[in-house]
């Protein structure tokens, strides 16, 4: 010098990388809800359903008409912020969501285990007001990373020269995974 391992630091994939905050816009929706009038009814009170208890009771609830009339989640645009297991999802456990309790489901939070390199298209299922959008799985090609094989490039390193080998450029194929890949530094070991 080179190689291997560990640690630390810094980076790359992409103009549709990931997530968040703020502002605006559309949608949600003339919906929920409120007021008035009328009618019906014995029922009504949880995010949904069932059961029990408690409370209220012509009030409430439901419907119609008139008048008024939202919001959240999700989406788009712009700016900003944090980042590259960024992040997302599945299963399990905990807590919360109700006047009270139980069962099942759903939503949110935290933890554990596991899966996914990345975005896209199509299809099924699910969520949702939604044909927007999102999620899981499968398939398809695209794309980045390193590996192997075959070829290819060269003012490449070492070398007296040549060949082979190594390195670099590009192409194709194969399968693979982010606890990965690249660079630098330190330490240890080998040569």
């Nucleotide at each position: 010098c080179u190689g291997u391992a560990a640690u630390a630091u810094a980076g790359a994939g992409g103009c549709u990388g990931c997530a968040g905050u703020u502002a605006c816009a559309a949608u949600a929706a003339g919906u929920a809800c409120c007021a008035u009038a009328g009618a019906a009814u014995a029922u009504a009170a949880u995010u949904u359903a069932g059961g029990g208890g408690u409370u209220a009771g012509a009030a409430a609830u439901u419907c119609u008409a008139u008048g008024g009339g939202a919001a959240a989640g999700g989406u788009g645009u712009a700016a900003c912020u944090g980042c590259c297991g960024a992040a997302a999802c599945a299963u399990g456990a905990u807590a919360u969501c109700c006047u009270c309790c139980c069962u099942a489901a759903g939503a949110u939070u935290u933890c554990a285990u596991g899966u996914u390199g990345g975005g896209g298209a199509u299809g099924u299922a699910c969520c949702u007001a939604a044909u927007a959008g999102g999620u899981c799985c499968a398939u398809c090609a695209c794309u980045g990373c390193g590996a192997u094989u075959a070829g290819u490039u060269g003012u490449g390193a070492a070398u007296a020269c040549c060949c082979a080998g190594c390195c670099c450029u590009c192409u194709a194929a194969u399968a693979g995974a982010g606890c990965g890949c690249u660079a630098u530094a330190u330490u240890a070991c080998a040569c």
A computed fold for a 191-nucleotide RNA from Keratinibaculum paraultunense, annotated as Lysine riboswitch aptamer.
It matches the Rfam family "Lysine riboswitch aptamer". Rfam's curators write: Riboswitches are metabolite binding domains within certain messenger RNAs that serve as precision sensors for their corresponding targets.
The source organism's lineage runs through Bacteria, Bacillota, Tissierellales, Tepidimicrobiaceae and Keratinibaculum.
Of the family's consensus pairs, 100% are formed in the model.
Model confidence (mean pLDDT): 79 of 100.